Description
This is a predicted structure of a 150-nucleotide RNA (glmS glucosamine-6-phosphate activated ribozyme aptamer). Its Rfam family is "glmS glucosamine-6-phosphate activated ribozyme aptamer". Rfam links the family to the GO terms regulation of gene expression and catalytic activity. About the family: This entry contains a glucosamine-6-phosphate activated ribozyme that is found in the mRNA for GlmS. GlmS is an enzyme that uses fructose-6-phosphate and glutamine to generate glucosamine-6-phosphate. The ribozyme catalyses self cleavage of the glmS mRNA that is thought to regulate GlmS activity.

RNA sequence: GGCAGAUUGUUAGCGCCAGGACCCUUAGAGGUUGACGAGGACGGCAGUGAUCGAAAGACUCGGCGGAUGCUGCCGCGGCACGGGGCAUGUCGUAAGAAACCGGUCAAAAAGCAGAAUCAAGACUGUAACAGAGCCGGUCUUAUGCCCACU
Numbered sequence: 001g002g003c004a005g006a007u008u009g010u011u012a013g014c015g016c017c018a019g020g021a022c023c024c025u026u027a028g029a030g031g032u033u034g035a036c037g038a039g040g041a042c043g044g045c046a047g048u049g050a051u052c053g054a055a056a057g058a059c060u061c062g063g064c065g066g067a068u069g070c071u072g073c074c075g076c077g078g079c080a081c082g083g084g085g086c087a088u089g090u091c092g093u094a095a096g097a098a099a100c101c102g103g104u105c106a107a108a109a110a111g112c113a114g115a116a117u118c119a120a121g122a123c124u125g126u127a128a129c130a131g132a133g134c135c136g137g138u139c140u141u142a143u144g145c146c147c148a149c150u
Base pairs, nucleotide, nucleotide: 014065015064016063017062019061020033021032022031023030024028036053037052038051042075043074044073045072046071047070048069076092077091078090079089080088083147084146085145086144087143096141097140099138100137101136102135103134104133111126112125113124114123
C1' cells in the first nucleotide's frame, strides 16, 4: 500500500489549501502545518458573515467553501388570561424579560511516556485548569378588545 471482515466515530471550530511557515531531496507534479474544546436548529426567504472562553504569540495568520448565531419579513406553535377569537409582546416545544444567589461544568496546548516515520509533523496514553450557557431558587416585572360561560 491492496483485499476481506469486525468495531467505533461522523453532523459544523466543520471541510479544503493557491499565500505564508516548516521538512526531505542533486532533482518535486514531494511531504507537513493550517480551530482546543464548551455552546448552539420550529419551517421558509433575504441580509450579515457568526457565541464563549482555553491555548498560542509563525499563528487558531491568510484564502475558499460551509455553518445550528444575529437582524428583518412570512408561516406554524407556546406563554403573557380561566373557554374561544383578534391584536400586541416575547419566546421555540424544557417555548417572557431583568437582577441576585446557588449548582453544573471542557478539551487541546505545554510536560511526561509509547510505537511508526529520514524529517517536518501527526497519532495514542496521562494530571490539572475556563467563560458563555444551562439547571434550581429568591425577587421584580410584563396586555387590550370582542364573544361565550359562570